Transfer RNA from a Patescibacteria group bacterium, 72 nucleotides, folded computationally. It was read from a public genome assembly. The coordinates come from a structure-prediction model, not an experiment, and the mean pLDDT is 81. The organism belongs to Bacteria candidate phyla, within Bacteria. It matches the Rfam family "tRNA". From the family's description: Transfer RNA (tRNA) molecules are approximately 80 nucleotides in length.

RNA sequence: GCGGGUGUUGUAUACCGGUAAUACGCUUCCUUGCCAAGGAAGAGACAGUGGGUUCGAUUCCCAUCACCCGCU
Numbered sequence: 001g002c003g004g005g006u007g008u009u010g011u012a013u014a015c016c017g018g019u020a021a022u023a024c025g026c027u028u029c030c031u032u033g034c035c036a037a038g039g040a041a042g043a044g045a046c047a048g049u050g051g052g053u054u055c056g057a058u059u060c061c062c063a064u065c066a067c068c069c070g071c072u
Stems, first nucleotide, its partner, number of pairs: 001071007010024004018055001026042005048064005
């Protein structure tokens, strides 16, 4: 330098055009003599960044940044 992949709540992953879900963690409550375990409720990401297409984008297209893999 060229090609490809990944980037989503604190963490790990889903969804992959139509109000972003699950588990663990966190907060509150219930249960217990206390802790743990168990049960209930809740907060937290507009999806790396910037454009474009569309009535509507995390999802499609372009550029760019970070990381990973391969080639030279």